This is a predicted structure of a 328-nucleotide RNA (Bacterial RNase P class A) from a sheep gut metagenome.
The RNAcentral record of the sequence draws on MGnify.
Its Rfam family is "Bacterial RNase P class A". The literature on the family includes a 2013 paper in RNA Biol by Beauregard et al., "Identification and characterization of small RNAs in Yersinia pestis".
The prediction has a mean pLDDT of 75.

[in-house]
RNA sequence: ACACGUGAUCGCGAGCGCUAGUCCCGAAAGGGCGCGUUUGAGGAAAGUCCGGGCUUCACAGGGCAGGAUGCCGGAUAACGUCCGGUGGAGGUGACUCCAAGGCCAGUGCAACAGAAAUAUACCGCCCCUUCGGGGGUAAGGGUGGAAAGGCAGUGUAAGAGACUACCGUUUCUUUGGUAACAAAGAAAGCCAUGUAAACCCCAUCCGAAGCAAGACCGAAACGAAGCGUACGUUGCCCGCCAGCUUCAGGUUGGUCGCUAAAGGCCGGUGGUAACAUCGGUAUCAGAGAUAGAUGAUCACGCGCGACAUAACCCGGCUUAUCGUCCUG
Numbered sequence: 001a002c003a004c005g006u007g008a009u010c011g012c013g014a015g016c017g018c019u020a021g022u023c024c025c026g027a028a029a030g031g032g033c034g035c036g037u038u039u040g041a042g043g044a045a046a047g048u049c050c051g052g053g054c055u056u057c058a059c060a061g062g063g064c065a066g067g068a069u070g071c072c073g074g075a076u077a078a079c080g081u082c083c084g085g086u087g088g089a090g091g092u093g094a095c096u097c098c099a100a101g102g103c104c105a106g107u108g109c110a111a112c113a114g115a116a117a118u119a120u121a122c123c124g125c126c127c128c129u130u131c132g133g134g135g136g137u138a139a140g141g142g143u144g145g146a147a148a149g150g151c152a153g154u155g156u157a158a159g160a161g162a163c164u165a166c167c168g169u170u171u172c173u174u175u176g177g178u179a180a181c182a183a184a185g186a187a188a189g190c191c192a193u194g195u196a197a198a199c200c201c202c203a204u205c206c207g208a209a210g211c212a213a214g215a216c217c218g219a220a221a222c223g224a225a226g227c228g229u230a231c232g233u234u235g236c237c238c239g240c241c242a243g244c245u246u247c248a249g250g251u252u253g254g255u256c257g258c259u260a261a262a263g264g265c266c267g268g269u270g271g272u273a274a275c276a277u278c279g280g281u282a283u284c285a286g287a288g289a290u291a292g293a294u295g296a297u298c299a300c301g302c303g304c305g306a307c308a309u310a311a312c313c314c315g316g317c318u319u320a321u322c323g324u325c326c327u328g
Stems, first nucleotide, its partner, number of pairs: 001324002004301007012040007021033001023032003042307001046318002049316005054210004066206005071085005086100001087098004101201002106199002108195003122141002124137005149167002152164003168190001169188008214256004223247005232240002263284001264281007302305001
C1' cells in the first nucleotide's frame, strides 16, 4: 500500500426516466403499489479518548470550583497531534524510547533490614582508664534503594573539605545559539536522602450542551378575536349555542440541516521537515438512511479470504486485523 475477483438469479436503500388507477392506507397533510436504468460502508466506519467546524442557549468584566497540559522552537482551524532540535536512558551499531516545571512554600509517606533514616557510634581505629567504662573519629567493615560528593595526597593520637590538586556540584561571567542548552573561565569546601502518574505550588488553556443540535412548513387538540341566521334558554335586550373568517398553537407528518470537504491526484516554488503557496484536473468517487438499506444462493478462478458495518462533518490518538507486496 492492497483488503477476494468475475458472472448470473433473488431481495433491500437512494437517484433518474417511463407508466397505471374512479387504485390502496389516512379525517387531512401525506405515504404506498409496477417496469427499466444507475448507484450503494472502512482502513480502521470501532473505542468515543483528545481537538476543531457547525448549531442552540448564555454572554460587561473578574473570580471560585473542576479538568487538561508541562524542556525549546516551529506547523496547524485547533490539539493532549505532527515536525525539527536540547537533555536524559538503552544499543557495538544503524537506531529506538522518555508526562522531561517545582520536594530551600507547606504537609504527607518511606515496609523490612540496620546501632542509627535526617538522625546516628554496632564492629573497627585512636586516647584515657579505678578495667566497670569514658571520650574522640564517618577513613575501613556491616544493613539498606538511600548513611555528611568521588579519588589521591597533606595533616593527625586516630580521623575529618580541616587543607591541596583533579573530577563532580552550585553560583557568577564570557562566548556560541531565536531558545532549550553547550563550551570556556572564575569563585564557593559543598549543613545534607528519595517520592509531586502523593496532596500541593507555579504557568498556560478550557462557558454549557450536542444533528434525537437546530431552522422552516404545517393536519389535529386546547385556545383568542370578529361576524353571527333559524331554533332554544326567554315575552324583550345582553350573553350562550350551529356555522364562517382571521389569529395563535406546533403534536402526527413533511422539507432543510445532509454531505464537494480546512478533500484527493499531478506539477512548480519556499522550507531540513511537519507544512505553506501557485497552477492544472470534476473523465477524482453522486451512500445519505431515520427504526435505520449492502444480504443470500449458484458457477468459475486463486492465496480459500482477517478485523469489522456509515448515522452531521473533518484532523488526530489508541486498539483489532488472514494474507500479499514495497521501502528503511